[in-house]
Context: one part of a larger RNA
RNA sequence: GAACGAACGCUGGCGGCGUGCUUAACACAUGCAAGUCGAACGCGAAAGUUUUCUUCGGAAAACGAGUAGAGUGGCGCACGGGUGAGUAACGCGUAAGUAAUCUACCCUGGCAUCUGGGAUAACCCACCGAAAGGUGUGCUGAUACCGGAUACGUUGAUUUAUCAAGAAAGGUGGCCUCUGAUUUAAGCUACCGUGCCGGGAGGAGCUUGCGUACCAUUAGCUAGUUGGUGGGGUAAUGGUCUACCAAGGCAAUGAUGGUUAGCGGGUCUGAGAGGAUGAUCCGCCACACUGGAACUGAAAUAUGGAUUAGACUCCUACGGGAGGUAGCAGUGAGGAAUAUUGCGCAAUGGGGGAAACCCUGUCGCAGCGACGCCGCGUGGAUGAUGAAGGCCUUCGGGUCGUAAAAUCCUGUCAGAAGGGAAGAAAUGCCUUAUUUUUAAUAUAGUUGAGGUUUGACGGUACCUUCAAAGGAAGCACCGGUUAACUCCGUGCCAGUAGUUGUGGUAAUACGGAGGGUGCAAGCGUUGUUC
Numbered sequence: 001g002a003a004c005g006a007a008c009g010c011u012g013g014c015g016g017c018g019u020g021c022u023u024a025a026c027a028c029a030u031g032c033a034a035g036u037c038g039a040a041c042g043c044g045a046a047a048g049u050u051u052u053c054u055u056c057g058g059a060a061a062a063c064g065a066g067u068a069g070a071g072u073g074g075c076g077c078a079c080g081g082g083u084g085a086g087u088a089a090c091g092c093g094u095a096a097g098u099a100a101u102c103u104a105c106c107c108u109g110g111c112a113u114c115u116g117g118g119a120u121a122a123c124c125c126a127c128c129g130a131a132a133g134g135u136g137u138g139c140u141g142a143u144a145c146c147g148g149a150u151a152c153g154u155u156g157a158u159u160u161a162u163c164a165a166g167a168a169a170g171g172u173g174g175c176c177u178c179u180g181a182u183u184u185a186a187g188c189u190a191c192c193g194u195g196c197c198g199g200g201a202g203g204a205g206c207u208u209g210c211g212u213a214c215c216a217u218u219a220g221c222u223a224g225u226u227g228g229u230g231g232g233g234u235a236a237u238g239g240u241c242u243a244c245c246a247a248g249g250c251a252a253u254g255a256u257g258g259u260u261a262g263c264g265g266g267u268c269u270g271a272g273a274g275g276a277u278g279a280u281c282c283g284c285c286a287c288a289c290u291g292g293a294a295c296u297g298a299a300a301u302a303u304g305g306a307u308u309a310g311a312c313u314c315c316u317a318c319g320g321g322a323g324g325u326a327g328c329a330g331u332g333a334g335g336a337a338u339a340u341u342g343c344g345c346a347a348u349g350g351g352g353g354a355a356a357c358c359c360u361g362u363c364g365c366a367g368c369g370a371c372g373c374c375g376c377g378u379g380g381a382u383g384a385u386g387a388a389g390g391c392c393u394u395c396g397g398g399u400c401g402u403a404a405a406a407u408c409c410u411g412u413c414a415g416a417a418g419g420g421a422a423g424a425a426a427u428g429c430c431u432u433a434u435u436u437u438u439a440a441u442a443u444a445g446u447u448g449a450g451g452u453u454u455g456a457c458g459g460u461a462c463c464u465u466c467a468a469a470g471g472a473a474g475c476a477c478c479g480g481u482u483a484a485c486u487c488c489g490u491g492c493c494a495g496u497a498g499u500u501g502u503g504g505u506a507a508u509a510c511g512g513a514g515g516g517u518g519c520a521a522g523c524g525u526u527g528u529u530c
Stems, first nucleotide, its partner, number of pairs: 001530004006526005013376006019369002021334001026332003030329003035075003040072002043069001048063006082287003091212008101204003106200008114148004123138001125136004154165005170192006213259003220250003225247008262284004266277004289310004312323004340366001342365003349360004379409004389400004413471001415466002418464003428452006435445002474519005479500003485514005495502002
């Protein structure tokens, strides 16, 4: 000199864009953060309104409504969001390999979507429990579950054309042309699904070369250890596991042990080489109160799933239960120190759904903090009798100083009230044309036109009107280094100080004043890095 997720002191007008628990991976009250689908399925209210009947108490029916709701089933919940405890490792980076592999949803090609069956939740009834919750009998549906048939591809075997194995689920809209039939199913058709087999995309697993902190005041380490054979296991290689056999394997080119640490793109600094660092943003990894072992699934050994043990907190009828903010806000604690229990799904992205739409603390916005960067303002012109006043003085004067006053202007920002007013909106819905499918002018899809509709921020940005110089400057320093000097007070005292030093009666170094210098809504100090 530069830098910072900074803190502290004094001071503080506005805006834009960023950014904000670096400490206790400490403990957490409360709310929200993952649902959705009735076009997979069976059930199915109530309030209220109307009508009828009535013994005036009420009863029944219809609408409400196949709505609310719970349940079965599907997809999602492995993404997104957080944190950096652990990890010195194929964890990360880079370059390769996988003839040793998997892949739901998506795109694309082919072939199919036939025929049967038995249950079960919800519900009803009975019962246990303080609760959380649970048990038993009975009823029922499915794109839930289980058989059988078939097999273009597929897999396996023998072998080169044979054998064997192995699937499926339907739903919704429309129509009456053909068949059938007389209004319902079949049938046809469109769309969405389902099964098997290919290809792609994106994703994931595994393997390898090289690189990746410090300590030798850590020198020896290692029996599943190193290799082989057989077997198990996995999507897949492999001591990954197991039985047997061999006795190997690593190491001063630093094994083993210990300490510290998430890694990278990057960031800071520097002419560079390098050094330091790993906040925000992006990629990878690891973790989800602590430790373990699994289920489901395409994928997890799963933060807001289940199980077990432990610590802690809470409820309890003492028998037993419930919980996990390193999600967003917020609380306590710790600390020099770090924000709102805000608004909205309008946009972007994501999940579900055919869609409308629903959900979304991802996200978009607003709030708080000079925490940082950038921009703007605190007025402009004229104005000498060089006013008053302060300070200094050789008492002549000098200086603050065109500075002020005064005169004439301007109107950025802030302010007030009024008016105008975007962009972010693309969609969606309706009508209509077009074209494709089709027997069809129906339905459904493509493309276009017209109409209509959707904004949290917010009547916000921006423009305009009004008024008025009115509301807006501080901080540090002035011996040398280092830009900037005099007076008074003090008298090795009080103090100062990065360094050199200063102060003991003329202190440009302490304290004050006047003056000056440097930065400026900041200025200094402290800390850390180069």